[in-house]
RNA sequence: ACUGCAAACGGGUUAUCGCUCCUGCUUCCAAGGUAGGAGAGGAAAGUCCGGACAGUACAGAGCAACACACCGGUUAAUAGCCGGUCCCGGUCCUGAGUUUAUCGAAGAAACGGGAAGAAAGUGCCACAGAAAAUAACCAUCUAUUUCGAUAGAUAUCGAAAUAGAUAAGGGUGAAAACGUGAGGUAAGAGCUCACGAUUAUUGCGAGCAAUUGCAAUAAUGGGCAAACCUUGUGUACUGCAAUGCCACGUAUAUCAGUGCCUGAGGGUUGCUCGCCCGAUGCUGAAGGGUAGGCAGCAAGAUUGUUGCAGUAAUGUAACAGCCAGAUAAAUGAUAACCUUCUCUUUCCUUUUCGAGGGAAAGAGAAACAGAAUCCGGCUUACAAGUUUGCAGUUAAU
Repeated sequence: ACUGCAAACGGGUUAUCGCUCCUGCUUCCAAGGUAGGAGAGGAAAGUCCGGACAGUACAGAGCAACACACCGGUUAAUAGCCGGUCCCGGUCCUGAGUUUAUCGAAGAAACGGGAAGAAAGUGCCACAGAAAAUAACCAUCUAUUUCGAUAGAUAUCGAAAUAGAUAAGGGUGAAAACGUGAGGUAAGAGCUCACGAUUAUUGCGAGCAAUUGCAAUAAUGGGCAAACCUUGUGUACUGCAAUGCCACGUAUAUCAGUGCCUGAGGGUUGCUCGCCCGAUGCUGAAGGGUAGGCAGCAAGAUUGUUGCAGUAAUGUAACAGCCAGAUAAAUGAUAACCUUCUCUUUCCUUUUCGAGGGAAAGAGAAACAGAAUCCGGCUUACAAGUUUGCAGUUAAU
């Protein structure tokens, strides 16, 4: 300098006017006035995940349903985050080989994705193909018969038919009975041998563990559990329109059904059991009153700096700080200057020229997007541009 991947920032100052909240003063109170202070994001979006908090009086058990699933760590908690193990993909890179080319096998950084179990059982793998696990279309080999050629005859070669043998070669396919080589065979086959691959078991090492290295023995077709299923762990529900308090107002009225302790109905997810409440009760129809205010409401699993521990996520200690609280919804408007970027012009510098650098002037641009109980995550959107980190390549020192 280039390439790939990942992340952060992406406007500021002053003045005037306006809006909301908090605190103090003024006011009998209120309203108003006045002084000071604060006022929308990295995603506030999606409503996907986990919680805080609130409510359901006391109590649970079983089944179902749902969720999670490599190992370790972190956290209030999580399907998040950090680190590691294995598998898959894959680019820069590297380069066996030969056809020496814009060829190219095997490997493969950074990076991306995934992860309980297929030796508990059942089941599925379209189409193509002979066959998707009790395999034979072409082909190969043997025997018999027929025809033709060579030949004195046996015999040899070619073609066809029938019977048998085989799973090496070819074809189909995502996948075809472990792979390569040699021997052996009528032809073949782990039939035998050598070297390997995968799985399982055992032994010796490394690691907290997932797992992994070496050796021996045995066996040999795969995939799918986002198929049914099995194993293990876990889960109550509703949600700030939760919930609590105050004020105002009405109809203990009417009709129907049902029930009254031998229990209607209700309470804790869906069911069952258990436990509890329970009588001017419960359900339905028609009708009447109200829809106002306060709290919840922002001091927190909080923010910043520095030190220590740790590979890191994160934890801990000290010091410093308070940074919206609306309720139809405030956080804005105007003006000037500055910053960043783009384009044009002029001048200076460097240089053979050019590129580059500096100064001035003018014009223009600035994305995605607005809190509503709060917090920690995930996902999605994002302009001109600036900066940083990781891996690799090239060049110089």

The RNA shown here (Bacterial RNase P class A) has 397 nucleotides and comes from a Chitinophagaceae bacterium. The source organism's lineage runs through Bacteria, Bacteroidota, Chitinophagia, Chitinophagales and Chitinophagaceae. Its Rfam family is "Bacterial RNase P class A". Rfam classes the family as a ribozyme. Of the family's consensus pairs, 96% are formed in the model.